[in-house]
Description: The RNA shown here (transfer RNA) has 73 nucleotides and comes from a Thermoleophilaceae bacterium. It matches the Rfam family "tRNA". The family's RNA type in Rfam is transfer RNA. Rfam links the family to the GO term triplet codon-amino acid adaptor activity. Lineage of the source: Bacteria > Bacillati > Actinomycetota > Thermoleophilia > Thermoleophilaceae. The prediction has a mean pLDDT of 81.
RNA sequence: GCCCGCUUAGCUCAGUUGGUAGAGCACCGGUUUUGUAAACCGGCGGCCGUCGGUUCGAGUCCGACAGCGGGCU
Numbered sequence: 001g002c003c004c005g006c007u008u009a010g011c012u013c014a015g016u017u018g019g020u021a022g023a024g025c026a027c028c029g030g031u032u033u034u035g036u037a038a039a040c041c042g043g044c045g046g047c048c049g050u051c052g053g054u055u056c057g058a059g060u061c062c063g064a065c066a067g068c069g070g071g072c073u
Stems, first nucleotide, its partner, number of pairs: 001072007010025004019056001027043005049065005
């Protein structure tokens, strides 16, 4: 220098042909216990790496840039 993949909640990851963003763990509250843990119930939490474009509508499609990983010369 060229090519490919990834970037979504505090963490690990889903998100089916574009149509109001989810799970588990963690955290908070409750039940239970002499108490802790476990178990069970409930709750909080993200505008989806950044900036543009397409569209009535974008996490999803297109482009540029950034970061991380891998490959080639």
RNAcentral records the identical sequence in 2 taxa.